Context: one part of a larger RNA
RNA sequence: CUGGGCGUAAAGGGCGCGUAGGCGGCGAUGGAAGUCGGGUGUGAAAGCCCGGAGCUCAACUCCGGAACGGCACUCGAAACUCUGUUGCUGGAGGUCGGAAGAGGGUAGUGGAAUUCCCAGUGUAGAGGUGAAAUUCGUAGAUAUUGGGAAGAACACCGGUGGCGAAGGCGGCUACCUGGACCGGUUCUGACGCUGAGGUGCGAAAGCGUGGGGAGCAAACAGGAUUAGAUACCCUGGUAGUCCACGCCGUAAACGAUGAGUGCUAGAUGUCGGGAGGCAUGCUGUUCGGUGUCGUAGCUAACGCGUUAAGCACUCCGCCUGGGGAGUACGACCGCAAGGUUAAAACUC
Repeated sequence: CUGGGCGUAAAGGGCGCGUAGGCGGCGAUGGAAGUCGGGUGUGAAAGCCCGGAGCUCAACUCCGGAACGGCACUCGAAACUCUGUUGCUGGAGGUCGGAAGAGGGUAGUGGAAUUCCCAGUGUAGAGGUGAAAUUCGUAGAUAUUGGGAAGAACACCGGUGGCGAAGGCGGCUACCUGGACCGGUUCUGACGCUGAGGUGCGAAAGCGUGGGGAGCAAACAGGAUUAGAUACCCUGGUAGUCCACGCCGUAAACGAUGAGUGCUAGAUGUCGGGAGGCAUGCUGUUCGGUGUCGUAGCUAACGCGUUAAGCACUCCGCCUGGGGAGUACGACCGCAAGGUUAAAACUC
């Protein structure tokens, strides 16, 4: 260099935006860098290869040819790539109308429940478990009624339902705000795809400062269980969980399936929209999403199957036996915890 792969065997970056780069729709015309053809020059000799010749053969030597895969100059060709000019509308974007949604942010607000406090009723238990005990209770608990306080989460609706790039998002109201979808004609005219670096976002836990603290609950304490029980069960309980601001940057960050485009049987459910037919909920149809089954095809099998793991192309990331090891060292980042990058000896 050629070649093989990445759902589960090793392997898709956690997810966006985007720089360089790579790749890029339909037509006309010019150029001719790539490309193709012709010519000329050069590509030393020897050697290698082919044909022949000379030493008795061979090695060896000599003659001729081929080759020297290349380079330069020159004359042409113009399909494809490239490039200049000009045009197009199907890709992409804009505009107008419609409409769905837990998409994001800020402020306010509601009820149920829980715990605590005050007061009333009331009396000896309550609680908890497999059974108990620790625990609470005659200083009046548990139960029940009324009043008050606080924090956190939002039952039913609720749905293989919706939204978001991912992480994720669920009471109600207002304001601010992002994206997708459908329909119409009109507008721009390839403005596109991907994306090394870079940059932003990024569950939970954890960290810093200041608040908050009802419930839950690492650590911790006690009670049980047990041979033991640094656990599972029980009674307590601090960080934390919540808020603001700032860090951390990880995950079974999963569809274990990168993004984009085109093509390739159907059936059925559901969500959002459009235009019909029939006549008030059906029917066939179309676009976009989300499920199930399944044809061809693919797959080691399982399975995938128009939401592909099918058939192709473009770009990025990644893999190369197990252990050592996602470790050491170095570097960068971090307050720290640690993260990112990432070996080798040795061994099977």

The part of an RNA shown here (small-subunit ribosomal RNA, central domain) has 348 nucleotides and comes from an uncultured prokaryote. The coordinates come from a structure-prediction model, not an experiment, and the mean pLDDT is 89. Its Rfam family is "Bacterial small subunit ribosomal RNA". Gene Ontology terms of the family: ribosome and structural constituent of ribosome.